[in-house]
RNA sequence: CCUCACAUACAGGGAGACGUUGCGCCAUAAGCGCAAGGCCGAAGGAGCAACCGCCCCGGUAAACUCUCAGGCAAAAGAACCUGUAUGUGGA
Numbered sequence: 001c002c003u004c005a006c007a008u009a010c011a012g013g014g015a016g017a018c019g020u021u022g023c024g025c026c027a028u029a030a031g032c033g034c035a036a037g038g039c040c041g042a043a044g045g046a047g048c049a050a051c052c053g054c055c056c057c058g059g060u061a062a063a064c065u066c067u068c069a070g071g072c073a074a075a076a077g078a079a080c081c082u083g084u085a086u087g088u089g090g091a
Stems, first nucleotide, its partner, number of pairs: 004089010018037001020036006038072003044068001045066003051059003
C1' cells in the first nucleotide's frame, strides 16, 4: 500500500398490510384525539433446531416463528444491498 472483518457517519436503492368504522374537536373537508374490529413484518424485542459443553441444566441462528413494540394513502421510518470516509483488529 492492497485485501478481509467489525463499528460509526453520509449518499443511493429498499417490501408488506383498512386513505376501514364509530364518537369527539373543527363552519365543512382534510387533519387531530379516543375507541372498535381487520391485517403486515424488514426498526427494536422475544422464542426455538442442529451442534457444543462442566450434560440437573446451560451456551447458541436467522430473512424462520411470535406480534410486546412498531406499522397499514403520502411523508417519515425500514432489515438488507452498494459506494465513500474514519476508526479498530487480524493476516

Glycine riboswitch aptamer from Roseicyclus sp., 91 nucleotides, folded computationally.
It matches the Rfam family "Glycine riboswitch aptamer". Rfam describes the family as follows. This family represents the bacterial glycine riboswitch.
The prediction has a mean pLDDT of 78.